[in-house]
């Protein structure tokens, strides 16, 4: 800072999407510490527990404790006296014993009572506070809020300034007694009490009212200051101390005297009402709203101005600068984000506000209409004895609901602030602190050096390695964090109790201030921090790797499964899916999602456009607005400048400081762009005054004209009537019917009639605002322009609402109606024809009134004014001049073209260029020139004008190609002209289709179908069946074994591969070693194991090679230059002119490759060489036969023929016309051959994912006792059928039999095979010559001679069939061939279509080749015989060039519309149905307040006025509704073909 997405590729308009930052979030998926922050965003939903506002005994009276004193009472305890039980022991006499009982004396708990200068605690009066603090945004579009005035309209507790003052008296009522009621909550009655609590009197102002003045500030006096009149109105006491004065004379008391409080006025700060300015969301599919409504007397009310409220009077007041109306919403500082301007947002901090379960109202107070008060109503939730009561977490914690979602029923009041108090203090869920959460924001840690043979393991591989990677291991260190132990701050100032000194004081009390001394005060918390012990030990994920975007491979998976922000991946080799190695990125967190802003100059103020992409209103007039020519003056609203007030703190920036850093904080400083306030300037703008004349108009005097209205008039066609004439068709059509016509049509001839519309002129000629205007006269009338410069003096320009006119259809009423025609009928046409073509035809088209207002209403270009090269027509004026013209200047109306502008196209003084003013409209497509709704309309319809829901494009000009049932030019057995086939017949051959165990596979429009395959009996063979073999039928590599082994005769099973047995014999090379080697060692061969082989398995859509077809069509292309924003042109196009992009010329284009020609082969004619197996003209010789001769061998020869090598030759060279003096063409001559001589190999850039994995090769995938591989049999030969390609025919240009001629190219050794005999013949035997110009296959046939046949299913054809044979072969049954007899099928020239050929061609006759054991009508060569036709490109088929169109680019076998069918989704209307909102009249009316009476003076009782509640018609608004009416989407439905080409009717 951009980048992706529309195209086959551009540019450009446009939308859509991404990267970027944040968040009170949430959700996956991980998880170490710590700091600071920060956490119910939903249901202003319900709420269990607790706790959140108390304090004051120095205001009061009582209580109750608790200490001191008196004074009673006195349990109990100690000592004494008197009883003397029960147990014990006994000498039974008693002893011991000491219970219980009475009593006395001391000491004493404890209770009473009083008293007090002992502390304390409170339920009630009483004062203060409780209106703060805390929470929440429901409501609120202005009674908020923000900002900045104003109050000449106001209060104000505590607290502050200053002044005066506190004096007498009195009656209650609570606690408390006592009755009583009630389930309870909580009431009543009676008696009695105290205060700083009420009440009266007093005094009294600088207060408050009033009366006369005076006087200052102000625009103004009800204001401020002096006077001055009359009324009014205050008070509460408490605690500390003192005895100077006064009383008792102990001390207290009066009293003094500190402090605290009261009273009444004042002044100030704070706070708080209340009014004005400007500012503050969207919606006109809300256009009118309003009756206390808008003023004004008067009266009421409030602190306090006002319709604030009443009575009355008058009709107003608000409104396109958006009133009323819906909706939606706390506002702000401020916070996100941008560069900014700006958009978005308003949780935490702070400011205002507004609210406390819902609705109403008031008390009390300085203050409230009161979150944890009152009273009423309603819902809801609890208690209840059913009578009747309680209750409000939108304080803190917590519950429960609903939600994606949001936390501790903790701790302390130690600090910091609040209340109350004289003060200690007490209270405080405000606050501090802690817990819970990655929620965010900063920190820190998960260790640091070293460490290669680059371990192992993973992944991947071209198998060589790479890579995970100094990463581990392993060695050496640290010790933050973490564990454990010890140490320890700071947050503390205060206050208390003593002491001192100062001030108050009559005072060393008391209180205040300063000083010192002393005990204390900490929730976090033994927190921070510090220190030391253990030990690398406690700590790493998460998304992402097609592009945008950093970051790649392997597996799976096979349009499945999934992914996705947008483009888009996935249909067997996925870097887009999953997984797994790596790699990138961030990191105690990462990713997703939701929202925000950006990027979006995609709302454009900064900062956009409207001719064709969206987009100029159909025009005109013209109001409200918005702009507005020149000069002078004035003012200062707006403009600029200063200077001043605010513009809270916090935040943000910048600077210093504090926590180990830093986030967090602390100070200061800039900033707050904004508003008010005052002073200055005065250029402009504006206002005001005066004045000009160029802009507007206006006056006179011309011009042109289809402008406008209304009236009268003409011809020409037309069509009817009516009459003559005439006689059978007219009309119509690509062709035809329909129709009209022997009842006289068309067709001519006259006459009337009628109604429309006005030929020629007539012209990108004219007028007009625009629609529009076209015969001629007339009257009427509207603009325009020239010319003269006379007159008014900015009067204008635009132009929302708004009026007005508006083609054609159509409507309403009355006429009118000739032609033309929707509808509508009928003919045609068609697969169908509700059309296109024809006959007919009715609104309608014409007139008059009205009404609708809409077109591609178009220049797709609003309206006005200035500037800013030109050339040339046109229509109208003026003016001069040298007058058949010209020049000048005006107005208007065409082209073309400069600068410039534009995506381009293209406009270009008649702008789409440069400014300026003003209206209008635009914001992706599609849904929708829709629906609801509101206005008009008679209707039909018009204007306004959304959303849901859906695409990721729709679009615009160019630019390349491809394509038209566009054009223009060429071409080519394309068509036309001819020939001769194919489609009919049999029977070959292949291919579909059936069939089958198998009928192996492949080609499949032209370009498959006698194609692979140039030879399927077995093999081939790939296919079936059934039998067989597993290192394998065949290649190598290791490893081991192996001598009477391996192999062999032979035997057995078997169908055959195989499988068993097994006698004689019986292994091989090279080495070791002095010799010998089956033996040792290597190697070949074997066995066994094991790496491998194998695979005619799959993918020709992975792929190499190879082929076909477009096409042997003239074409494809590049380099540099030059055009263009680019894609691309340009060359290569244009004129000639070729078979050719083949040459010549022109040409911003010069020059080049590939293709074209040509260089190769062959045929044609000619020389030279060179002759053997060739040739034989001449010579010689010899034999046959023989009259010259004639043959036939041999030799010379090599002349001819032929071979085969080398050369020439043909180039528009020559001549003539034609052309441009080119290039070529027409003609001609010479020549064996003219104009590319014929043939042929050669096939550009590409096309068709063409064909082929079964030629081969190859990636992958797949099978490995089998998809390999051996075998026998079987099948590719099958057969209702179809189709391709041929072959023989259908006959006499013919067939048959007989004779007789005449090639040319080929092959030949596992072969061609002669002669010669044998067979009818196929064949047989036979062997001679031949590796070949010598031998041989071999006879060439048609052709020609003679003969028969004579139009016939034949003497044509020859299928089928039988018998007999022949031949190849290990084998002819499935399944060769060929002989011969015999049979003798169909066919008598072949429908629609359709194929081949232009000369040595077609047509027609034969002969040869591979392949091959055998076998062919096919293919691949040969040679003979030998035509006809082209007039010419109009048509059909393909190409080439150039040019148009195009909505095609997978490119017309393309692309694309509508109905109908079906799923899905969205919506509109609907009988209606249920909820919600705000308002109207009306009824009832709670508490309350107001007023009024009444009397028992605080009740009662009438009235107003009202919340809830009712009824009642309207009204919006949501929801939901049979049924229906539309849209959108949705690989492969149905019907037709409407658009894109002239798209087949433009």
């Nucleotide at each position: 800072a951009g980048a992706g997405u529309u195209u086959g590729a551009u540019c450009c308009u446009g939308g859509c999407u991404c990267a970027g930052a944040g968040u009170g979030a949430a959700c996956g998926c991980u998880g170490g510490c710590g700091g600071c922050g920060u956490g119910g965003a939903u249901u202003a939903g319900g709420c269990a527990u607790g706790c959140a506002a108390g304090u004051c005994g120095a205001g009061c009276g009582a209580u109750c404790c608790u200490u001191g004193u008196u004074a009673c009472u006195g349990a109990u305890g100690c000592a004494g006296a008197u009883u003397g039980a029960a147990a014990u022991c006994u000498u039974c006499g008693g002893g011991u014993g000491g219970a219980u009982a009475u009593u006395u004396g001391c000491a004493a708990a404890a209770g009473u009572a009083a008293c007090g200068c002992u502390g304390g605690a409170u339920a009630g009066c009483g004062g203060c506070a409780a209106a703060c603090g805390g929470g929440u945004g429901a409501g609120u579009a202005a009674u908020a809020c923000g900002u900045g005035g104003g109050u000449a309209a106001u209060g104000u507790a505590c607290c502050u300034u200053a002044a005066g003052g506190c004096g007498g008296g009195g009656a209650a009522c609570a606690g408390c007694u006592u009755c009583g009621c009630g389930a309870a909550a909580g009431c009543g009655g009676a008696g009695g009490u105290a205060a700083u609590g009420c009440c009266c009197c007093a005094u009294a102002c600088u207060c408050u009212u009033u009366u006369a003045g005076g006087u200052c500030u102000g625009c103004a006096a009800c204001g401020g200051c002096c006077u001055u009149u009359a009324a009014g109105c205050a008070a509460a006491g408490a605690u500390g101390g003192c005895c100077u004065c006064u009383a008792c004379u102990u001390g207290u008391a009066a009293g003094c005297u500190a402090u605290c409080a009261c009273c009444u006025u004042u002044u100030g700060a704070g706070c708080a009402g209340c009014c004005c300015g400007c500012g503050u969301c969207c919606u006109a599919u809300c256009a009118g709203g309003u009756u206390g409504u808008u003023g004004g007397u008067g009266a009421g009310g409030u602190a306090a101005a006002a319709g604030c409220u009443c009575a009355c009077c008058g009709a107003g007041c608000c409104u396109a600068u958006g009133a009323c109306g819906g909706g939606u919403a706390g506002c702000u500082g401020g916070c996100g984000u941008a560069a900014g301007a700006g958009c978005g947002u308003g949780g935490u901090c702070a400011g205002c506000c507004a609210c406390a379960u819902c609705g109403g109202g008031a008390c009390u107070g300085a203050g409230a209409c009161a979150c944890u008060g009152c009273c009423c109503g309603g819902a809801c939730u609890c208690c209840u004895a059913c009578g009747g009561g309680a209750g409000g977490c939108u304080g803190c914690a917590g519950u429960c609901g609903a939600g994606a979602a949001u936390c501790u029923u903790c701790c302390a009041c130690a600090a910091u602030g609040a209340g109350c108090g004289a003060a200690a203090g007490c209270u405080u869920g405000a606050u501090g602190a802690u817990g819970c959460g990655a929620c965010g924001c900063c920190g820190c840690g998960u260790g640091g050096g070293g460490g290669a043979u680059g371990a192992a393991g993973g992944u991947c591989u071209u198998c060589g390695g790479a890579u995970u990677g100094u990463a581990a291991a392993c060695c050496c260190c640290u010790u933050u964090u973490a564990u454990c132990a010890g140490g320890g701050a700071g947050g503390a100032a205060g206050g208390c109790u003593c002491a001192a000194u100062a001030c108050c004081u009559a005072a060393u009390a008391c209180g205040u201030a300063u000083u010192g001394a002393g005990a204390u005060u900490g929730a976090c918390u033994g927190u921070a921090c510090c220190u030391g012990u253990u030990g690398a030990a406690u700590a790493a994920g998460c998304c992402a790797c097609g592009g945008c975007u950093a970051a790649c491979u392997c597996c799976g998976u096979g349009c499945c499964a999934g992914c996705a922000g947008c483009c888009g991946c996935g249909g067997u080799a996925a870097u887009a899916c999953g997984g797994a190695g790596g790699u990138g990125g961030c990191a105690a967190g990462c990713g997703u999602u939701a929202c925000u802003c950006g990027g979006u100059u995609u709302g454009a103020c900064u900062g956009g456009g409207u001719g064709u992409a969206a987009a100029g209103g159909g025009u005109c007039c013209g109001u409200a607005g918005g702009c507005g020519g020149c000069c002078u003056g004035a003012u200062a609203a707006g403009u600029g400048a200063a200077a001043g007030g605010u513009g809270a703190a916090a935040u943000c920036c910048u600077u210093c400081g504090g926590c180990u850093u830093a986030a967090c904080u602390g100070a200061a400083g800039a900033a707050u762009u904004g508003c008010c306030u005052u002073u200055u300037a005065a250029a402009c703008u504006g206002c005001c005054a005066g004045g000009c004349u160029u802009g507007a108009g206006g006056a006179u005097g011309g011009u042109a004209g289809a402008g406008g209205a209304a009236a009268g008039u003409g011809g020409a066609a037309c069509u009817g009537u009516u009459g003559g004439u005439g006689u059978a068709a007219a009309g119509g059509u690509g062709a035809a019917a329909u129709u009209u016509g022997u009842g006289g049509a068309u067709a001519u001839c006259a006459a009337c009639a009628g109604g429309a519309a006005c030929g020629c002129c007539c012209g990108u000629a004219g007028u007009g605002a625009a629609g529009a205007c076209g015969a001629c006269u007339u009257u009427c009338u509207g603009g325009a322009c020239c010319a003269u410069u006379c007159c008014u003096g900015a009067c204008g320009c635009u132009c929302a609402g708004g009026g007005a006119c508006g083609a054609a259809a159509g409507c309403u009423a009355g006429g009118g109606g000739a032609g033309c025609a929707a509808a509508c009928a009928g003919g045609a046409u068609u697969a169908g024809a509700u059309a296109c073509c024809c006959u007919g035809g009715u609104a309608g088209u014409c007139c008059u009134a009205g009404c609708c207002g809409u077109a591609a209403a178009c220049g797709a270009u609003g309206a006005g004014c200035a500037c800013u090269a030109g050339g040339u027509g046109c229509c109208u004026g003026u003016a001069c001049u040298u007058u058949u013209a010209g020049u000048a200047u005006g107005g208007g109306u065409g082209u073309c073209g400069u600068a410039g502008c534009u995506a381009a196209c293209g406009c270009g003084u008649u702008a789409a260029g440069u400014g300026c003013u003003c209206c209008a409209c635009c914001u992706g497509g599609g849904g929708a020139c829709u629906a609801c709704g509101g206005c008009c309309g008679c209707a039909a319809g018009g204007c306004u004008a959304a959303a849901a829901c859906u695409c990721a494009a729709a679009g615009g000009a160019a630019u390349u190609g491809a394509c038209g049932g566009g054009g223009a030019c060429c071409c080519g057995c394309a068509c036309a002209a001819g020939c001769g086939g194919u489609g009919g017949a049999a029977c070959a051959c292949g291919u579909g289709g059936u069939u089958u165990a198998a009928u192996u596979c492949g080609a499949u429009g032209c370009u498959a179908c006698g194609c692979g395959a140039g030879u399927a009996a077995c093999c081939u063979u790939a296919c079936c069946a059934g039998g067989g073999c597993u290192u394998g039928a065949c290649a190598u590599g290791c490893u081991a074994g192996a001598a009477g082994u391996a192999g062999u005769a032979u035997c057995c099973c078997g169908a055959a591969a195989g499988g068993g047995a097994g006698u004689c014999c019986g292994a091989c090379c090279a080495g070791u070693a002095a010799c010998c080697a089956a033996u040792c060692u290597g190697g070949a061969a074997c066995u066994a194991g094991u790496g491998c082989a194998g695979g005619u398995g799959c993918u020709g859509c992975a792929u190499g090679g190879u082929u076909g077809u477009c096409g042997u069509c003239a074409g494809c292309u590049c380099g540099u230059g030059c055009c263009g924003u680019g894609a691309g042109g340009u060359g290569u196009u244009c004129c000639u002119u070729u078979a050719a992009g083949u040459a010549g010329g022109a040409a911003a284009a010069c020059g080049a490759g590939c293709g074209c020609a040509a260089c190769c082969c062959u045929c044609g004619c000619c020389u030279u060489u060179a002759g053997u197996u060739g040739c034989c003209a001449g010579c010689u010789a010899u034999g046959a036969c023989u009259u010259u001769g004639u043959u036939a061998u041999a030799g010379c020869g090599c002349a001819c023929u032929u071979u085969a090598a080398a050369g020439g030759g043909a180039c528009u060279g020559c001549c003539c016309g034609c052309g441009u003096u080119a290039a070529g063409u027409g003609g001609g001559a010479g020549g064996a051959a003219g104009g590319c001589g014929g043939g042929g190999a050669c096939g550009a850039c590409g096309u068709c994912a063409a064909a082929u994995c079964c030629g081969c090769a190859u990636g992958g995938c797949c099978c490995u006792u089998a998809u390999g591989u051996c075998c026998u049999g079987g099948g590719c030969u099958a057969c209702a059928c179809a189709c391709g390609u041929g072959u023989u025919a259908c006959a006499a240009u013919g067939c048959u039999u007989a004779c007789u001629a005449c090639a040319a190219a080929g092959g030949g050794a596992g072969g061609c095979g002669a002669a010669g005999c044998c067979g009818c013949g196929a064949g047989g035997u036979g062997a001679a010559g031949c590796a070949a110009a010598u031998c041989u296959c071999a006879a060439a046939a048609a052709a020609g001679u003679a003969a028969g046949c004579u139009c016939a299913g034949u003497u044509c054809g020859g299928a089928u069939u039988g018998u007999a044979g022949g031949c190849u072969g290990c084998a002819a049954c499935u399944c060769g061939c060929c002989u011969a007899c015999a049979u003798g099928a169909a066919g008598c020239u072949g429908g629609a279509a359709u194929c081949g050929c232009u000369a040595g061609u077609a047509a027609u006759g034969g002969c040869g080749c591979a392949u091959c054991a055998u076998c062919u009508c096919g293919g691949c060569g040969c040679c003979g015989u030998g035509a006809a036709u082209a007039c010419g490109u109009u048509c059909c088929c393909g190409g080439g060039u150039c040019u148009u169109g195009u909505a095609c680019a997978c490119a017309c076998c393309g692309c694309c519309c509508g109905u109908c069918a079906a799923g899905c989704g969205c919506u509109g209307a609907a009988a209606g149905u249920g909820g919600g909102g705000g308002g109207u009249a009306c009824c009832c009316a709670a508490a309350g307040u107001c007023c009024c009476a009444a009397c028992u003076u605080g009740u009662u009782g009438a009235g107003a006025u009202c919340a809830c509640g009712g009824u009642a018609a309207a009204u919006u608004u949501c929801a939901u509704g049979a049924u229906u009416g539309g849209c959108g989407c949705u690989a492969a439905g149905u019907c037709g073909u409407a658009a894109c080409a002239a798209g087949g009717u433009a």